Description: Small-subunit ribosomal RNA, 3' minor domain from Candidatus Magnetominusculus dajiuhuensis, 145 nucleotides, folded computationally. Rfam family: Bacterial small subunit ribosomal RNA. The sequence was found in a public genome assembly. Taxonomically the source falls in Candidatus Magnetominusculus (Bacteria, Pseudomonadati, Nitrospirota, Nitrospiria).
Context: one part of a larger RNA
RNA sequence: CACCGCCCGUCACACCACGAAAGUUUGUUGUACCCGAAGAGGGUGAGCCAACCGUAAGGAGGCAGCUCGCUAAGGUAUGGCCGGUAAUUGGGGUGAAGUCGUAACAAGGUAGCCGUAGGGGAACCUGCGGCUGGAUCACCUCCUU
Numbered sequence: 001c002a003c004c005g006c007c008c009g010u011c012a013c014a015c016c017a018c019g020a021a022a023g024u025u026u027g028u029u030g031u032a033c034c035c036g037a038a039g040a041g042g043g044u045g046a047g048c049c050a051a052c053c054g055u056a057a058g059g060a061g062g063c064a065g066c067u068c069g070c071u072a073a074g075g076u077a078u079g080g081c082c083g084g085u086a087a088u089u090g091g092g093g094u095g096a097a098g099u100c101g102u103a104a105c106a107a108g109g110u111a112g113c114c115g116u117a118g119g120g121g122a123a124c125c126u127g128c129g130g131c132u133g134g135a136u137c138a139c140c141u142c143c144u145u
Stems, first nucleotide, its partner, number of pairs: 003108001005105001008101002011098001013095004018090003023085003027081008039070001041068004047063003052059002111132009
C1' cells in the first nucleotide's frame, strides 16, 4: 500500500485448554446389624497334679476342660468426603486464501452509544427512557486577526 479502506457476528473445518455431566471406579470415614480368632480377666471345674499341711485318706493351692462379657480381622445394608475416568454437552482461544450477510468507523447511507423489554440465521432490529463522546443549518454570547 490511505473507502477498491477498515471492520462485526453466525455457520463450516482443524488444533488447544477449560466448565457442566448420567454412569462407572480407587481411597478414606460414619452409623446399624451379623459373625467372632488370639489374648488377659470373671464364673465353673465331677477330670488331672511333684513341691505346702497330713502316716494315710484327704485338704490347701494349681492345671486341663466348659462357659461369660470385652474384642482385631471379616461380612451385609446405608450415608459423608477427596480423587480418577466418562457417553454427552457448553461457551472460550488460536489458525494466508471457506460460507452468509454489512452491524460499526464519513450524517457509514435509519447519527451513534448506554439502560431496559420484546423479537430475529447472524452481525442485529423495534419500543421506552437517557447521554453527546453527533454532522448539517440558523440564532445568541465570548475570544483572536